[in-house]
The RNA shown here (transfer RNA) has 82 nucleotides and comes from a Candidatus Staskawiczbacteria bacterium.
RNA sequence: GCCCGAGUGGCGAAAUUGGCAACCGCACGCGCUUCAGGUGCGCGCGCCGAAAGGCUUGAGGGUUCGAGUCCCUCCUCGGGCA
Numbered sequence: 001g002c003c004c005g006a007g008u009g010g011c012g013a014a015a016u017u018g019g020c021a022a023c024c025g026c027a028c029g030c031g032c033u034u035c036a037g038g039u040g041c042g043c044g045c046g047c048c049g050a051a052a053g054g055c056u057u058g059a060g061g062g063u064u065c066g067a068g069u070c071c072c073u074c075c076u077c078g079g080g081c082a
Base pairs, nucleotide, nucleotide: 001081002080003079004078005077006076007075010026011025012024019065028044029043030042031041032040046055047054048053058074059073060072061071062070
């Protein structure tokens, strides 16, 4: 230099025919249980906001009524070829 794959909450990870982004697990917070801790159970848990609502899938553009998903450029990581 060329080719392929990946990048989504604090972490892992799903959503591939373009149609509610964040299901599920871990971690964390509160409560119940315990003398206490652990285990177990219940509820909550991205950001802004008083709320209504708005924003968020590595960055920036584009297509579309609608993009995590398609197109372009770039960044980072992994693999292959030279």
It matches the Rfam family "tRNA". Rfam links the family to the GO term triplet codon-amino acid adaptor activity. Rfam classes the family as a transfer RNA.